[in-house]
Formats: sequence, structure tokens, C1' cells
RNA sequence: UCUGAUUCAAGGCUGCCUGUCACGAAAGGACAGGUUCGCAAAGCUACCGGUCUAAGGGCAUAGCCUAAGGCAGCGGGGUCGCCGGA
Repeated sequence: UCUGAUUCAAGGCUGCCUGUCACGAAAGGACAGGUUCGCAAAGCUACCGGUCUAAGGGCAUAGCCUAAGGCAGCGGGGUCGCCGGA
């Protein structure tokens, strides 16, 4: 540098269930326990698309619109990297 994860090492992540939060407006997040649907980038990054929420703001106000809030386990891009093989 290329390549693979069929399968090995160290392991990692976490779908689902339960609990807690003196976290959050919500979406959601964090932590602990259980379990293992899964993942070779299911590491990081909201840059592009998508999607969830709508506190605040707006409007023609039973409601609707809006991200400055989220989702990286929705796709793409960027970036860094473990192991095996060449």
C1' cells in the first nucleotide's frame, strides 16, 4: 500500500427488557443490571440527503409551519484505526 472479516487474537459497539437520573420542553441522552437482534468501522464527524421532536418563534390558532435540539444501528461524504493475508 492492497485486501478479507468465510474464521482466529485482544476486544469493541449495542437491538431488546428492567431500573435510576438532583439530564432534557420533547425527541432523545447518560449510567447500572439482564440478555445477545445484530455490526468489520454499529469508531469519530450533522458536511449532503433523509428522519424524529417543536421549547422558543411564526401563522390564517381545536391546529399548522419552523432546528438553533436530536438520530452516525437510514444512505452518502470526510477522517482515524484493531486483527488476519499478500